[in-house]
Context: one part of a larger RNA
RNA sequence: CCCUGGUUAAGGAACUCGGCAAAUUGCCUCCGUAACUUCGGGAGAAGGAGGACCACGGUAGGGUGAAGGCCCUCGCGGCCGAAGCUCGAAGUGGUGGCACAAACCAGGCCCAAGCGACUGUUUACUAAAAACACAGGUCCGUGCUAAGUCGUAAGACGACGUAUACGGACUGACACCUGCCCGGUGCUGGAACGUUACGGGGAGGGGUCAGCUCCCUUCGGGGGGCGAAGCUCCGAACCCAAGCGCCAGUAAACGGCGGCGGUAACUAUAACCGUCCUAAGGUAGCGAAAUUCCUUGUCGGGCAAGUUCCGACCUGCACGAAUGGUGCAACGACUUGGGCACUGUCUCAACCGGGGACUCG
Numbered sequence: 001c002c003c004u005g006g007u008u009a010a011g012g013a014a015c016u017c018g019g020c021a022a023a024u025u026g027c028c029u030c031c032g033u034a035a036c037u038u039c040g041g042g043a044g045a046a047g048g049a050g051g052a053c054c055a056c057g058g059u060a061g062g063g064u065g066a067a068g069g070c071c072c073u074c075g076c077g078g079c080c081g082a083a084g085c086u087c088g089a090a091g092u093g094g095u096g097g098c099a100c101a102a103a104c105c106a107g108g109c110c111c112a113a114g115c116g117a118c119u120g121u122u123u124a125c126u127a128a129a130a131a132c133a134c135a136g137g138u139c140c141g142u143g144c145u146a147a148g149u150c151g152u153a154a155g156a157c158g159a160c161g162u163a164u165a166c167g168g169a170c171u172g173a174c175a176c177c178u179g180c181c182c183g184g185u186g187c188u189g190g191a192a193c194g195u196u197a198c199g200g201g202g203a204g205g206g207g208u209c210a211g212c213u214c215c216c217u218u219c220g221g222g223g224g225g226c227g228a229a230g231c232u233c234c235g236a237a238c239c240c241a242a243g244c245g246c247c248a249g250u251a252a253a254c255g256g257c258g259g260c261g262g263u264a265a266c267u268a269u270a271a272c273c274g275u276c277c278u279a280a281g282g283u284a285g286c287g288a289a290a291u292u293c294c295u296u297g298u299c300g301g302g303c304a305a306g307u308u309c310c311g312a313c314c315u316g317c318a319c320g321a322a323u324g325g326u327g328c329a330a331c332g333a334c335u336u337g338g339g340c341a342c343u344g345u346c347u348c349a350a351c352c353g354g355g356g357a358c359u360c361g
Stems, first nucleotide, its partner, number of pairs: 001356008010347002014345001019342001027051005036041001038173001052095005061087004068080004072075001096100001108340007115332002120132002136171007148157003174327004179257003184254002186250005193245003199239002204234005211226006258276005285319001286316001297313005
């Protein structure tokens, strides 16, 4: 010096990102206990007092009680109940110690805010949370050989269930609520018209070719035109499904929810007016917020002093209503701010114990 324990004058968070760590508290009985609240809770709230041993005395009292007594609807009945067994104070008096829940063991508490209702679950080995789940809410699908899922299939799950059921999606207790937009995308419904594949259809055209014909010929043949049937290639009109176009509905489907100019008898502001655009222009509630860039916004509170915190304001860069909005008792090894108690966290370090480090072996 390192690890791990113990003690410490005065101060008591001045330490530090942060009271991290440590300290305080700790058991039983009694007294006492606020806001708030979903009336359950909060609550062991908080805050206080007592505690050993001996005697009265194993007393008062409680439990049991098949002796015994009483009652009756008569029984394995009900009530009382000596003894025995058992639990066992309060109070008064006294005794000892530095210390009496005498060791070990054994809650620190309060105030305010954010988030998540809660108990639960999770990154086995850096994250336990505000993440996941959750009861509850809503929408969509599914009528049973259900939808959905696994499998090539057989088959199986769903379910030996049957819409108060099952599957999927979102939200996430509870309370008060959940506004406007269907133009785009999606989904659902519609079927007149347009478009549209395979297939059907076959107008017509091409190739080949028996043959016919024209020209040339060294008579061996060469060149041109037309061209039946067959074979073969291409192929228009026309018929034709879903889909798409089209027409509607639907936002607790994906999503979206404006700009400019002017105006009131101080000023400022604009209930009001005009205008442009849109599918519609953000309602209630909340708001410098887990969201606010400017920003340490401004005001108030708390501090001697506060980029954090709490309460307001609203100029919301860029909140907002089941990608839920706003509240909320209880709960939380969550996060943030403050306070009391307490302390070697610190001012500022010291000493003591155990184990290392170091030396020798």
Notes
Predicted 3D model of a 361-nucleotide part of an RNA (large-subunit ribosomal RNA, domain IV) from an Actinomycetota bacterium. Its Rfam family is "Bacterial large subunit ribosomal RNA". RNAcentral holds the full RNA, with entries from ENA. The organism belongs to Actinomycetota, within Bacteria.